[in-house]
Molecule: small-subunit ribosomal RNA
Organism: uncultured prokaryote
C1' cells in the first nucleotide's frame, strides 16, 4: 500500500422452513394502457311551473333558474438546480365564509330557463316562436366612513325570506386565517463546459397587476453576469427527519408531517375571494371507444380492479359509529378523506411447542487403539402443571339522555388432555464448532486467502458439535470497519508525490509601541428554529412493540446590550525585516569585437624507397603515377594541454586560451538616509542541456544513417576502413531530460569536530593563534524516520504561501482541446483486468564480481580408453518370455561372492485349493524314518509291492506330550502397487571444515555479533586482537596395522657354537630370524634464523623414523522427495479354486545397431625354445593332494602325508642363454572343422578345457577423453570368496620398479567481501516476435436516432388584448344615441415544415 471479512440498517426479493397474538408498513419497475363499480355535492327558510301524499294544518319529492361549495379533502414525483426549498428578515399588495366596530338596507324597470307549440340529428346535442318567478339582471336616489382629484370638485350601494324570533342583504374599519411579490445566507457531479447576454443592464414616458417591477411598449445610454464558476452538459423534487458513525462526517428523502410542481401530451383563457382548476370550458396531437359516415364520446399520477413491465407489493371487502371536510335555520343528505376489517412471517415486540424425577448411564447411530468413547439425564419410565391453541358460557369502554361498522371481537368464567406447534445455516485460517466413509485437479467448494492430482477436519454423505430460532442463510443496496480523501485526523529522498529554473498578477499570510472604531471574536438578553421523530421524567395497553403528557434539545438566523485581549479598518510613531549610500573585494557570470599558440587534415616543394595503416587475429583502404617517414613553407576550421583543486560564478540550463570596451549579481566594513517599502505565488510572462526544424553561410576533426572489410549458426551489432546530415555562425522555431540533491521558496530556533573558498577584526614569536560574516564538502550528538539514511547547507523544531499524491496494469495512452512548419509538447480518462504491484533490510543461493586458500583441479610427467578382436553390462530392437531394479558425476564387470536344472521372481503348458510355511477347534491314527523294486506320466503327482524299525512320560485311563491323516472356518499365502506414506540400510556432496547452542549486547523486527579481523594450519589448527564470555557436534588425539628397539616365550619355526646326517634328518641350544603378547621411541624436545618476544615457519644435528612417519577405520548439521516395499520390517491400497502353491520345458544367454567398463594385441623393452634362482597372503575332509604309472595334452589310475607355523595346493612370473631381423611375420590370436577330458540326473537351446587343423580384424587408434605425486604409476606372476562345475569381474598378495617447471587457465571445493528483479534458490526468473481462439476498447467510407440552437415559412388554430364594429341590439335616453353582441382586421403564439449547425448514443466492411 491496495483487496477482503467479523457490525448495524431495510418499502426488499430468492430458497428452506412456519404454532399463536399485538403494532405498523405494504408497485421502488411502465408519469405503461385502462373493463366495471363507487370517490361532491348541498339548499323548497331565494324562484316559478310540475308530480305526489294528505289527517286540507300543509307535507313530499325532483328537472330547471339562483346561492353555497366542486381552489378543499386524496393521488402521484414526471418536470424543475430554481427564490423551487430550507432559514431568516422585508413592504407595494388581496382575502369568500368567521370575529370587531360603525353606518345603512329606499324607489322603480326589463328580461330569461323551465314549460308549451313546431322543426333539424343515429345520437350527442340543438334551432326558431311563445308564457313567466326570484336573493337572477339593470337604472334612479341616499353616502357616516370609502375611492379619484388640478383641492374647486367628482364617482359609487343593497335583497329579500319567514311560524316575529331570527337567518340574510350592502357601504366602511381593525383583527384573524389564507394566499401573492421582493432579498440575504444555505442546497449535487463535470473546466476534456471559459466565455456568456439585445428585452440583455439601467434611465424617462406610456401600458397593464390586487400590488412592486423590463411584466409589457416607446425612446435614450452601454450596460449586466463570470476564476468566489457564468455559460453549457449531465443527474434530482426539497425540507423536518431516516441510516450508520464514538462523534465530525457519510448515504438517504417509502411510511408520517410541511412546502413545491404536475393530472394523456402541448397552447389558452372564462368563471371566481382564490384555479390559469386530477373527477369544468376550447384548440391542436396520439390513442381508445360509439356511428345510420354526416358526426359524437372518452382521459384511474381518487378507493377498489384488469391488463402489461417485473426479482416484487394485497380486497372490485363494511361504516359513515368515531375523527374531519362541503351544504343546510334545522332535521338530514353526501364524504373510497376517515375509521374498520381481509392477505402475505414484510419489520419490530410478546408468548408457546412443556415442568421435575429418572443410569441398567438401556436399545439403535457414530467412532475406536476391541479396552472402551459418545449420542446422554437425552429417551423410556415415574410425578405434575395448561399459558397459547380448541370447545361451552357470560361480555365490555370506545357515547353526551341518543346513534357501534369493528364485534359476540377485547376481556372474564369453566372444560378435555402432554395433549396440536422447529427449523434454518455453519465446523482449513480470518470465525465459535472435528471424526469417519465416499470421490481422486474428476464432482465439485469458494467473501478473501485459498481446497480436491488415494489416507480431504475445505468436495459429497454420516456420526458429532457451534450460531441462531417462528425463523434462519443467499442475493442486492448503505453506512461502518477506512487515519483507504486524513476539518477532527495522512503523506511527498528511496513506497504514489516537488512544477526544469526564474520574475511577478490576482490571493493568501505578515514586525515593535500607541490612539480611535467594533467587521470578526467573545459574554448577557429579546424573537424565532412548526407539529411528530431522537433523549430525559411520568403515565396507559398484563409486559413489551405501540401510544399519551411533561421537559430537554433543535449546535442555527435574525435583532440588541456589552467587552476590547487577539486579527481587522483607519489614525500617529518606531526601527530589530527589506531597502539605500559610501569604501573595499573575489569570481570559467552575460554579451560583443579583436587576437595566440600547439595538435589535426590538406596544398606546393624538398630528402627518401617500399611498405604503409589497422587489429585479439587480419582484411577493407593508402602505396613504385612514389605512400608512410621527414624538412620548409601555405591556406582553413573547430577546440582551447599543463595551471585545475569534493576550486569559482550563476536562478536553473549552464560556463574554462589572451586582450578590450559594455553589463548582472554576490560578499566584507562603514553610515548621520526611507520607515514594514516584505513572504509566498493559481493563471500570466520570461530563460531553458542534447537531439531536431526553416533560412542563408560555415565545414578541419568527429560522425547517426549509409557502404565495404571482419566476427559469427546468423550479426541489419560490438572491431576496421571509408562516409552524409549534424556538431560550427547568424536570425527564427522546438520546450523535452535520470533538466537529479530523485529534497518548492521564505523566516526564526536547536552540540561540536574538521577541511577548503572569499572579506574583516585582535594578539604577537610575522607564520601562526585566536574570533566573526558569507559560500562550499566530510564526520558526528539530540531529534527524526520503515529502514537506508538526514542531521546549523535537515530528511530536527515551528510558522506562512505554492505545487503535487490516493493500489499494480491498460496509461508519460485514447478522444476533446490549445501550441507547434513538423517531429511532437501540454491538458488527460474509461472499458477490460490482477491480489497484487512497490520500498527498505535480512538470511542464504547464485554472477563469464573482487580479494585470499586448498584438492592428480590444471600444468608438467608417465601408462592407458576412444579404432581391432573378444569378454562383461546397458540402450535399443526382438519375443511367448527375453523377469525386477539401478539413469549426469552419484545407472552401465552395478545388486548378481559366480542363470544348463535349481536359482527364477518371466513365458507356455499340465496340475492342487485352510493350501509348501504358523496358530486355534473337532475327529481318526501311532508314528516318523531308512533301503529295494514296481505301473501310468514330460514331471509334479496317483496307485500298488517287500525289507529294517516299532516315538516319550505314565498316576496306565487315549492321560499328556509329539508327529501324521481327515473336515469345517478363522486364516495362510503374494519377489502384487505405492521408496512420492515409512523405519532401516546406503549412495553423494566429502575426511571438505565446517554447522549450532547457552547467556549478554546491539537491532522496532527478520536477524547479528561470538564464528568477523592481523597472522598461522593439513584443519573453526592454534597466537594475538575485538561486546563479547563459554560450550556442544565435527578436525586433532585416543584404536588397528606397517617401519626401529627391549622385554617375555620357543613348537610345527630358526641354527651362530657343538656333534650327526642325502637333508635343521636328529642330538643340543633359543644367540639369531621368526611367531605374537607387553612395553620403549617423535614431543618442534635440542641448536641456529625468522616473525610481534606469540603461534607458527625455515635450516640443522641427533636417530630406524622429523614436523600428521606411511596405510587403515573413523563420515559434523544438512542437501539431493537420490537409491532400495525383490535383503529386512511396515501403513494404506489390491488378489483370495488365484496376482497364493507344485511341476516339465522354454526365457533371463535373442541381435540390423548404439554407449560404458575390461581382456588381448599390434610386437624385438618382442615372440619362441632352453635354462632354472629368489616370494608373500591366503586355502584345503563331499578337502588339499607328494609320490609312482599312463596320456602328445585336458585328465586318469594306484597312493604316502595332512582337520595343517609339521602335510599338500608350491610350479611364482618377469630373470639369464640362443635363435628369429620387421614381415600382417616364428606378430597376433578372431573364427571354424574335427577328436577328446573333466564336472554334474543332464552340457541341444547354453559350461570349462585340451590336441590337430584353420589362421580374421589389427602395422598404436579422429574428435573427445581416464588413472596415477613413490615402494606410487607401470610391469610381472601368487591367492582367495562365489562355487559340483564355470572368472579377461570382484577381493587380497608379493617381485621388478619410474618421471614431474608450475597456480595463469579449465573443473569442484572453503573463507571475506559486492550486486541480485533470484528463494521448487541461475537447470532460477524472465522479454519480445509468431500461430489460432475469445473479451474489452480507439480509429473508420458512412448509417440510424434522442436532445438542442438559428435563419426562413405560415399551416398560423383556440385565445385573449388592440382596431373596427355598415349587420343585430329588452333596460338607460327625448328621436338620435350610449352600451353590448356577432363579423372583419392586426400584432403575439402553440403544433407542424425548410434548410443550416451543435452534442451525445446505437449499428458499421476493414483496422490499431
Nucleotide at each position: 500500500g491496495g483487496c477482503u471479512c467479523a457490525g448495524a440498517a431495510c418499502g426488499a426479493a430468492c430458497g428452506c422452513u412456519g404454532g399463536c397474538g399485538g403494532c405498523a408498513g405494504g408497485c421502488c419497475u411502465a408519469a405503461c394502457a385502462c373493463a366495471u363499480g363507487c370517490a361532491a355535492g348541498u339548499c323548497g327558510a331565494a324562484c316559478g311551473a310540475u308530480c305526489u301524499c294528505u289527517u286540507c294544518g300543509u307535507g313530499g319529492a325532483a328537472a330547471g333558474u339562483g346561492g353555497c361549495g366542486g381552489a378543499c379533502g386524496g393521488g402521484u414525483g414526471a418536470g424543475u438546480a430554481a427564490c423551487g426549498c430550507g432559514u431568516g428578515g422585508g413592504a407595494a399588495c388581496c382575502u369568500g365564509c368567521c370575529c370587531u366596530u360603525c353606518g345603512g338596507u329606499u324607489c322603480g324597470g326589463g328580461a330569461u330557463a323551465a314549460c308549451c307549440a313546431c322543426g333539424g340529428g343515429a345520437a350527442a346535442c340543438u334551432g326558431u316562436g311563445g308564457c313567466u318567478a326570484a336573493u337572477a339582471c339593470c337604472g334612479g336616489a341616499u353616502a357616516c366612513g370609502c375611492c379619484c382629484u388640478c383641492a374647486g370638485g367628482g364617482g359609487g350601494a343593497a335583497a329579500g325570506a319567514u311560524u316575529u324570533a331570527u337567518c340574510g342583504c350592502c357601504g366602511a374599519u381593525g383583527g384573524a386565517u389564507g394566499a401573492g411579490c421582493c432579498c440575504g445566507c444555505g442546497u449535487c457531479g463535470g473546466a476534456u463546459u471559459a466565455g456568456c447576454u439585445u428585452g440583455u443592464u439601467g434611465g424617462u414616458g406610456g401600458g397593464g397587476u390586487a400590488a412592486c417591477g423590463g411584466c409589457c411598449u416607446a425612446c435614450c445610454a452601454a450596460g449586466g453576469c463570470g476564476a468566489c464558476g457564468a455559460u453549457c452538459c449531465g443527474u434530482a423534487g426539497c425540507u423536518g427527519g431516516u441510516c450508520u458513525g464514538a462523534g465530525a462526517g457519510g448515504a438517504u428523502g417509502a411510511u408520517c408531517a410541511g412546502c413545491c410542481a404536475c393530472a394523456c401530451u402541448g397552447g389558452g383563457a372564462c368563471u371566481g375571494a382564490g384555479a390559469u382548476a386530477c373527477g369544468g370550458c376550447c384548440c391542436a396531437g396520439a390513442c381508445u371507444c360509439c356511428u345510420a359516415c354526416g358526426g359524437g364520446a372518452g382521459g384511474c399520477a381518487g378507493c377498489a380492479g384488469u391488463g402489461g413491465g417485473g426479482a416484487a407489493u394485497a380486497u372490485u371487502g363494511g361504516a359513515c359509529a368515531a375523527u374531519g371536510g362541503g351544504g343546510g335555520c334545522a332535521a338530514c343528505c353526501c364524504u373510497g378523506a376517515u375509521c374498520c376489517a381481509g392477505c402475505a412471517a414484510u419489520g419490530c415486540c410478546g408468548c408457546g411447542u412443556g415442568a421435575g424425577u429418572g443410569a441398567a448411564g438401556a436399545a439403535g447411530g457414530c467412532c475406536u487403539u476391541a479396552g472402551g468413547g459418545u449420542u446422554g439425564u437425552a429417551a423410556a419410565g415415574c410425578u405434575c402443571u395448561u399459558u397459547c391453541a380448541c370447545c361451552g358460557g357470560g361480555g365490555a369502554a370506545g357515547a353526551u339522555u341518543a346513534u357501534g361498522a369493528c364485534g359476540g371481537u377485547a376481556c372474564c368464567c369453566g372444560g378435555a388432555g402432554a395433549a396440536g406447534a422447529a427449523g434454518c445455516c455453519c465446523c482449513g485460517g480470518c470465525u465459535a464448532a472435528c471424526u469417519c466413509c465416499g470421490u481422486g485437479c474428476c464432482a465439485g467448494c469458494a467473501g478473501c486467502c485459498g481446497c480436491g492430482g488415494u489416507a480431504a477436519u475445505a468436495c459429497g454423505g454420516a456420526g458429532g458439535g457451534g450460531g441462531c430460532u417462528a425463523g434462519c442463510g443467499u442475493u442486492g443496496u448503505u453506512c461502518g470497519g477506512a487515519a483507504u480523501u486524513a476539518c477532527u485526523g495522512g503523506g511527498c529522498g528511496u513506497a504514489a508525490a516537488g512544477c526544469g529554473c526564474g520574475c511577478g498578477u490576482a490571493g493568501g499570510c505578515g514586525g515593535c509601541c500607541g490612539g480611535u472604531c467594533a467587521a470578526g471574536u467573545u459574554g448577557g438578553g429579546c424573537g424565532u428554529g412548526a407539529a411528530a421523530g431522537c433523549c430525559c421524567g411520568g403515565g396507559g395497553c398484563u409486559u413489551a412493540a405501540c401510544c399519551c403528557c411533561g421537559g430537554a434539545a433543535u449546535u442555527g438566523c435574525g435583532c440588541u446590550c456589552a467587552a476590547g485581549a487577539c486579527u481587522g479598518a483607519c489614525u500617529g510613531g518606531c526601527u530589530a525585516g527589506a531597502g539605500a549610500c559610501c569604501g573595499g573585494a573575489a569570481g570559467a557570470g552575460g554579451a560583443g569585437a579583436g587576437u595566440g599558440g600547439a595538435a589535426u587534415a590538406c596544398c606546393c616543394a624538398g630528402u627518401g624507397u617500399a611498405g604503409a595503416g589497422g587489429u585479439g587475429a587480419a582484411a577493407u583502404u593508402c602505396g613504385u603515377a612514389g605512400a608512410u617517414a621527414u624538412u620548409a613553407g601555405g591556406a582553413a576550421g573547430a577546440a582551447c594541454a599543463c595551471c585545475a583543486g569534493u576550486g569559482g560564478c550563476g536562478a536553473a540550463g549552464g560556463c574554462g586560451g589572451c586582450u578590450c570596451a559594455c553589463u548582472g549579481g554576490c560578499c566584507c566594513g562603514g553610515u548621520a538616509c526611507u520607515g514594514a517599502c516584505g513572504c509566498u505565488g493559481a493563471g500570466g510572462c520570461g530563460c531553458g542541456a542534447a537531439a531536431g526544424c526553416g533560412u542563408g553561410g560555415g565545414g578541419a576533426g568527429c560522425a547517426a544513417a549509409c557502404a565495404g572489410g571482419a566476427u559469427u549458426a546468423g550479426a541489419u551489432a560490438c572491431c576496421c576502413u571509408g562516409g552524409u546530415a549534424g556538431u560550427c555562425c547568424a536570425c527564427g522555431c522546438c520546450g523535452u531530460a535520470a533538466a537529479c540533491g530523485a529534497u518548492g521558496a521564505g523566516u526564526g530556533c536547536u552540540a561540536g569536530u574538521u577541511g577548503u573558498c572569499g572579506g574583516g577584526c585582535g594578539g604577537c614569536a610575522u607564520g601562526c593563534c585566536g574570533u566573526u560574516c558569507g559560500g562550499u564538502g566530510a564526520c558526528g550528538c539530540a531529534g527524526c524516520u520503515a529502514a537506508c539514511g538526514c542531521a546549523u547547507u535537515a530528511a530536527g523544531c515551528a510558522c506562512u504561501c505554492c505545487g503535487c499524491c490516493u493500489g499494480g496494469g491498460g496509461a508519460c495512452u485514447a478522444c476533446g482541446g490549445u501550441c507547434g512548419c513538423a517531429a511532437g509538447a501540454c491538458u488527460a480518462a474509461a472499458a477490460c483486468u490482477c491480489a497484487a504491484a512497490g520500498a527498505a533490510a535480512u538470511u542464504g543461493a547464485c554472477g563469464g564480481g573482487g580479494g585470499c586458500c586448498c584438492g592428480c583441479a590444471c600444468a608438467a610427467g608417465c601408462g592407458g580408453u576412444g579404432g581391432a578382436g573378444c569378454a562383461u553390462g546397458u540402450g535399443g530392437u526382438u519375443u511367448a518370455a527375453u523377469u525386477c531394479g539401478a539413469a549426469g558425476c552419484a545407472a552401465c564387470g552395478c545388486g548378481c561372492a559366480g542363470a544348463a536344472c535349481c536359482u527364477u521372481a518371466c513365458c507356455a503348458g499340465c496340475c492342487c485349493u485352510u493350501g509348501a510355511c504358523a496358530u486355534c477347534u473337532g475327529g481318526g491314527u501311532c508314528g516318523c524314518g531308512a533301503g529295494g523294486a514296481g505301473u501310468g506320466g514330460a514331471g509334479a503327482c496317483a496307485c500298488a509291492c517287500c525289507u529294517c524299525u516299532u516315538c516319550a512320560g505314565u498316576u496306565c485311563g487315549g492321560c499328556u506330550g509329539g508327529a501324521c491323516c481327515c473336515a469345517a472356518g478363522a486364516c495362510a499365502g503374494g519377489u502384487g502397487c505405492u521408496g512420492c506414506a515409512u523405519g532401516g540400510c546406503u549412495g553423494u556432496c566429502g575426511u571438505c571444515a565446517g554447522c549450532u547452542c547457552g547467556u549478554g549486547u546491539c537491532g522496532u523486527g527478520a536477524g547479528a555479533u561470538g564464528u568477523u579481523g592481523g597472522g598461522u594450519u593439513a584443519a573453526g589448527u592454534c597466537c594475538c586482537g575485538c561486546a563479547a564470555c563459554g560450550a556442544g557436534c565435527g578436525c586433532a588425539a585416543c584404536c588397528c596395522u606397517c617401519g626401529c628397539c627391549u622385554u617375555u616365550a620357543g613348537u610345527u619355526g630358526c641354527u651362530a657354537a657343538c656333534a650327526u646326517u642325502c637333508a635343521g634328518u636328529u642330538g643340543a641350544g633359543c644367540a639369531c630370524u621368526c611367531u605374537a603378547g607387553a612395553g620403549g621411541g617423535a614431543c618442534u624436545g635440542c641448536c641456529g634464523g625468522u616473525g610481534a618476544u606469540a603461534a607458527g615457519c625455515c635450516g640443522g644435528a641427533g636417530g630406524a623414523a622429523g614436523g600428521u612417519g606411511g596405510g587403515g577405520a573413523u563420515g559434523a548439521c544438512g542437501u539431493c522427495a537420490a537409491g532400495u516395499c525383490c535383503u529386512c520390517a511396515u501403513g494404506g491400497c489390491c488378489c483370495u479354486u488365484a496376482c497364493g502353491g507344485g511341476c516339465u520345458g522354454g526365457g533371463c544367454u535373442a541381435c540390423a545397431c548404439a554407449c560404458g567398463u575390461g581382456c588381448u594385441a599390434c610386437a624385438a623393452u618382442g615372440g619362441c625354445g632352453g635354462c632354472g634362482a629368489c616370494a608373500g597372503u591366503g586355502g584345503g575332509c563331499a578337502g588339499c593332494a607328494a609320490g609312482c604309472g599312463u596320456g602328445c595334452a585336458a585328465g586318469c589310475g594306484c597312493a604316502a602325508g595332512c582337520g595343517a607355523a609339521u602335510c599338500c595346493c608350491u610350479a611364482a612370473a618377469a630373470g639369464c642363454c640362443g635363435u628369429c631381423u620387421c614381415a600382417g611375420u616364428u606378430c597376433g590370436g578372431a573364427u571354424u572343422g574335427u577328436c577328446g577330458u573333466c564336472u554334474g540326473c543332464a552340457a541341444c537351446u547354453c559350461g570349462a578345457c585340451g590336441g590337430c587343423a584353420u589362421g580374421a580384424a589389427g602395422g598404436c587408434g579422429g574428435a573427445a577423453u581416464c588413472g596415477c605425486u613413490a615402494g606410487u604409476a607401470a610391469u610381472c606372476g601368487c591367492g582367495g570368496a562365489u562355487c559340483a562345475g564355470c572368472a579377461u569381474g570382484c577381493c587380497g598378495c608379493g617381485g621388478u620398479g619410474a618421471a614431474u617447471c608450475g597456480u595463469u587457465c579449465c573443473c569442484g571445493g572453503g573463507c571475506c567481501u559486492u550486486g541480485u528483479a533470484c528463494a521448487c534458490a541461475c537447470c532460477g526468473c524472465c522479454c519480445g516476435u509468431c500461430a489460432c481462439a475469445c473479451c474489452a476498447u480507439g480509429g473508420g467510407a458512412g448509417u440510424u436516432g434522442g436532445c438542442u440552437u438559428u435563419a426562413c415559412c405560415a399551416c398560423g388554430a383556440a385565445g385573449g388584448c388592440g382596431g373596427u364594429g355598415c349587420g343585430c341590439u329588452a333596460a338607460c335616453u327625448u328621436u338620435u344615441g350610449a352600451g353590448g353582441c356577432a363579423g372583419c382586421c392586426g400584432a403575439c403564439c402553440a403544433c407542424g415544415g425548410u434548410a443550416a449547425g451543435g452534442u451525445c448514443a446505437g449499428c458499421g466492411a476493414c483496422u490499431g